[in-house]
Context: one part of a larger RNA
RNA sequence: UGGCGGGGGAGCACUACAAGGGGUGGAGGGUGCGGUUUAAUUGGAGUCAACGCCAGACACCUCACCGGGGUUGACAGCAGGAUGACGGUCAGGCUGAAGACCUUACCCGACGCGCUGAGAGGCGGUGCAUGGCCAUCGUCAGCUCGUGCCGUGAGGUGUCCUGUUAAGUCAGGCAACGAGCGAAACCCGUGCCCUCUGUUGCCAGCCUCGGGGAGACCCGAGGGGCACUCAGAGGGGACUGCCGGCGUAAGCCGGAGGAAGGAGCGGGCGACGGUAGGUGACAUGCCCCGAAUACCCCGGGCUACACGCGCCCUACAAUGGCCGGGACAAUGGGAGGCGACCCCGAAAGGGGAAGCCAAUCCCCUAAACCCGGUCUCAGUCGGGAUCGCGGGCUGGAACUCGCCCGCGUGAACGUGGAAUCCCCAGUAAUCGCGCGUCACUAUCGCGCGGUGAAUACGUCCCUGCUCCUUGCACA
Numbered sequence: 001u002g003g004c005g006g007g008g009g010a011g012c013a014c015u016a017c018a019a020g021g022g023g024u025g026g027a028g029g030g031u032g033c034g035g036u037u038u039a040a041u042u043g044g045a046g047u048c049a050a051c052g053c054c055a056g057a058c059a060c061c062u063c064a065c066c067g068g069g070g071u072u073g074a075c076a077g078c079a080g081g082a083u084g085a086c087g088g089u090c091a092g093g094c095u096g097a098a099g100a101c102c103u104u105a106c107c108c109g110a111c112g113c114g115c116u117g118a119g120a121g122g123c124g125g126u127g128c129a130u131g132g133c134c135a136u137c138g139u140c141a142g143c144u145c146g147u148g149c150c151g152u153g154a155g156g157u158g159u160c161c162u163g164u165u166a167a168g169u170c171a172g173g174c175a176a177c178g179a180g181c182g183a184a185a186c187c188c189g190u191g192c193c194c195u196c197u198g199u200u201g202c203c204a205g206c207c208u209c210g211g212g213g214a215g216a217c218c219c220g221a222g223g224g225g226c227a228c229u230c231a232g233a234g235g236g237g238a239c240u241g242c243c244g245g246c247g248u249a250a251g252c253c254g255g256a257g258g259a260a261g262g263a264g265c266g267g268g269c270g271a272c273g274g275u276a277g278g279u280g281a282c283a284u285g286c287c288c289c290g291a292a293u294a295c296c297c298c299g300g301g302c303u304a305c306a307c308g309c310g311c312c313c314u315a316c317a318a319u320g321g322c323c324g325g326g327a328c329a330a331u332g333g334g335a336g337g338c339g340a341c342c343c344c345g346a347a348a349g350g351g352g353a354a355g356c357c358a359a360u361c362c363c364c365u366a367a368a369c370c371c372g373g374u375c376u377c378a379g380u381c382g383g384g385a386u387c388g389c390g391g392g393c394u395g396g397a398a399c400u401c402g403c404c405c406g407c408g409u410g411a412a413c414g415u416g417g418a419a420u421c422c423c424c425a426g427u428a429a430u431c432g433c434g435c436g437u438c439a440c441u442a443u444c445g446c447g448c449g450g451u452g453a454a455u456a457c458g459u460c461c462c463u464g465c466u467c468c469u470u471g472c473a474c475a
Base pairs, nucleotide, nucleotide: 001475002474003472004471005470007469008468009467010466011465012464013463016459017458020423021422022421023420024419027314028313029312030311031310032309033308034307035305036304043054044053065300066299067298068297069296070295071294075117076116077115078114080111087107088106089105091103092102093101121289122288124287125286126285130283131282132279133278134277135275136274137273142181143180144179145178146177147176148157149156150155160173161172162171163170186268187267188266189265190264192236193235194234195233196232197231198230201226202225203224206223207222208221209220210219211218212217239261242255243254244253245252246251316416320375321374322373323372324371325370326369332363333362334361337356338355341352342351343350344349382413387408388407389406390405391404392403393402429451430450431449432448433447434446435445436444
């Protein structure tokens, strides 16, 4: 100087507690991991910070694994070669199948893997040789420098103290005075208002036409318009600016106005460094293989299953299930694509086919919700696993091993031990929708909107972090 302490003080955090809401841990299933098995079940990741992770949803491919079969040596040197190198082929043998190989024979006409070296290639090794990227401490408030001063020196001071802040944020004090990297500012989205611009967006008022109605009026189309919604560019707006209280100040508490307050909300942005953290399956040094540890093909495997674990999905029902009717989104995507509409089919789907390179057309009926009916506490009209049969789609091909539809079958499960996770507001919970991957396949990931609580607004007791201080047999 640091680190550590079941030392002290101050402060902070829903990967801490408290108050509260919902879960996980029990069941069935999905997925990843361990283990076991296997010819192979390729490899990596291992507390937080491995385990729906390597965007890693594997039928072939992917593919690195296993089984079988086949292919390959630039260049140099040396054996060999017109007594025929290399190559091609009928037949037979071998083979799952092969002039791939072997036997025999023919064609061809100049080079040459038989040997030594050396290559190409290697998803072979080393993340304890590295670059890059990433995770994490940690969005934590820290990490340093110049000059001065103090100390023989390592070093200290500054960076400390008091108050304050989300913050080494700011203020006051002080042998310090300043400065840099961080914090903040900045950038993006969102919330209010204004201006400009209206097509593919919008339709309040006006005109025309069509339909309904006794009428008031309603519905639709066209003209027309840009008021409104919306789209997109620019600008305004929030600054503790105003008022009251406390305070030397910084600031804190309350209030007004306001769409919004005291960082509005959400995101991007991650200091000096630590973890020999992760990655050789991104690049690269070194090592190794080099007729096989290289390359191609077929089949299998990565999908195994007595078991153990993580994360999810679906439930155990009445705040519910089922049937009928009715209502309202947003983000996105679309040419080897999205496909309206019509027809066929009970459905999955099929046959045609308009439009759309898309604010124009399509995906596109949102679902929870509301109304009516039914069920009446039952392993049930809850729950849907499992299995049987039939049908469909993608694809060259669904046996191992895909998805969908219909009928039948209907398992466990009656709220889950010790323990443990997430969350402070349009959040949790719950409901559906889109996209990515993608020939096909989503209970995954990333987004989108709908409905919408409860309880803190505190504390340092538990877990941990920051600062000051103290002890130390640690460095």
This is a predicted structure of a 475-nucleotide part of an RNA (small-subunit ribosomal RNA, 3' major domain) from Candidatus Iainarchaeum sp. Its Rfam family is "Archaeal small subunit ribosomal RNA". The family is grouped with related families in Rfam's "SSU clan". Its mean pLDDT, the model's own confidence on a scale to 100, is 81.